[in-house]
Context: one part of a larger RNA
């Protein structure tokens, strides 16, 4: 290395899509691959199987058989692949409905917080108990007005949507994608995808704005053997705008597509059809989402039409520790990110 794997033992990358292997039913044509006969050819020496020679064996020797590879010549046409047609079932497109926290934008909204002046006077805040803190230079409370900013209760769900990350308070405008439904047109255009783009949560950087709240660090009060926990106080950050960064338990720890394979029960959006005056009821079909389960698989636990059951294809990835280290190259402001050994030990 093959074999054999990737939910949890080592190990699945989220998306467009190039090259590359794959790739629906039908007729034809070629004969490249297939598969078939025939030739040649593959030194000797060894290997095998007969014969002979050393007193037997080792050993030697004589013809011979093999050499399944390569080439080259006929004839086959099932399957792959070519070549023309021509098909709708896959794919798309246009139509006719729907749902939706897709995403991008400009408005506007209530609370809590903080201040300004009323009213009122001594307590308050916080803990296990306390103090530090604010507070008679009038707090907490209470009612009324401004003033920034950031997040959007309850609805809210096992529910919706997006590739993923993620996206919720209301309302305009631009715009993406699904999905039902019916069959006009195209007429295999399709599926995966190295390499390449393109997105990428939080935290970090750079430049410039904003700063209620909230808090890494740090101050300070306590408690303790100690107190980096607890509490008072706060700084970067959080937030926009304009770049960078390119990583997560980025999880379903579960790559993508397409088929077949019991069932019962929820919800989500949609078509039919059935009964009703109607809210609705029942049945059945597609497209998500759940929960239980049968056969089947699984080391086990579970998984079970949303497969980790039974097949096909394509792609990524494993194979003990050292190690996601070292070198060295690529990107990066910087933090570091990719990209990746060996020894050595077992």
């Nucleotide at each position: 290395u093959u074999g054999g794997g990737u939910g949890u033992a080592a190990a699945g990358c989220a998306c467009u899509g190039u090259a590359g292997a794959u790739g629906g039913a039908u007729u034809u044509u070629u004969a490249a691959g297939u598969a078939u006969a025939c030739c040649g050819u593959c030194a000797a020496a060894u290997c095998c199987a007969a014969a002979g020679g050393c007193u037997c064996a080792a050993c030697c020797c004589u013809g011979g058989a093999a050499a399944g590879g390569c080439a080259g010549u006929g004839a086959a046409a099932a399957c792959u692949a070519c070549c023309a047609a021509a098909u709708u079932g896959g794919a798309g497109u246009a139509c006719g409905g729907u749902a939706g926290g897709g995403g991008c934008u400009g408005a506007g909204g209530g609370a809590a917080u903080u201040u300004u002046g009323g009213u009122g006077g001594a307590g308050u805040g916080g803990u296990g108990a306390a103090a530090u803190g604010a507070g008679u230079a009038g707090a907490g409370a209470u009612a009324a007005a401004a003033a920034a900013g950031a997040a959007c209760a309850c609805c809210a769900a096992c529910g919706g949507u997006g590739a993923a990350a993620g996206c919720g308070c209301u309302c305009u405008g631009c715009u993406a994608g699904g999905u039902c439904g019916a069959a006009a047109c195209u007429g295999a255009c399709a599926a995966u995808c190295a390499g390449a783009g393109a997105u990428g949560a939080a935290a970090g950087c750079u430049a410039g704005g904003g700063g209620a709240g909230u808090g890494a660090a740090u101050g300070g009060g306590a408690u303790u053997a100690g107190a980096u926990a607890c509490c008072c106080a706060a700084u970067a950050g959080u937030c926009c705008u304009a770049g960078c960064c390119g990583u997560a338990a980025a999880c379903g720890a579960u790559g993508a597509a397409u088929a077949c394979u019991a069932g019962g029960u929820g919800u989500u959006a949609u078509g039919c059809a059935u009964a009703u005056u109607g809210a609705u009821u029942c049945g059945u079909g597609u497209a998500g989402u759940g929960c239980u389960g049968u056969a089947g698989c699984u080391a086990a636990c579970g998984c079970g039409u949303u497969a980790a059951g039974u097949a096909u294809c394509c792609c990524a990835c494993c194979u003990a520790g050292g190690a996601g280290u070292a070198c060295g190259u690529u990107c990066u402001c910087a933090a570091g990110a990719a990209u990746g050994a060996a020894a050595c030990u077992u």

Model confidence (mean pLDDT): 82 of 100.
The part of an RNA shown here (small-subunit ribosomal RNA, central domain) has 346 nucleotides and comes from Rubia peregrina.
Rfam family: Bacterial small subunit ribosomal RNA.